[in-house]
């Protein structure tokens, strides 16, 4: 450096629920609770999916969200080769 792994070691993130705040909303932030799960569940809305709002007779369209839906990009601890 590359591969791929989570059996080991050190660890990491945090599902659900409750409260407060922000937002029309999806959802987000913080605190508590707690651990469903995750080898990138670190980061990035580029493509697709899903969700929200507006418009419309309907579709098309526009704006937004979701990285713990998938793909992709990028960075990274450890064992082994």
């Nucleotide at each position: 450096u590359c591969u791929g792994g989570a059996a080991a070691a050190g660890g990491g993130u945090a599902a659900u629920c409750c409260c407060a705040c922000c937002g029309u909303g999806a959802g987000g932030u913080g605190g508590g609770u707690g651990a469903c799960a995750c080898a990138a569940a670190g980061c990035c809305a580029c493509g697709g999916g899903c969700c929200u709002g507006a418009a419309u007779g309907a579709u098309a369209u526009c704006a937004g969200g979701u990285g713990g839906c998938c793909g992709g990009g990028u960075u990274a601890c450890c064992a082994a080769g």
c-di-GMP-I riboswitch aptamer from a Halanaerobiales bacterium, 81 nucleotides, folded computationally. It was read from a public genome assembly, where an Rfam model found it.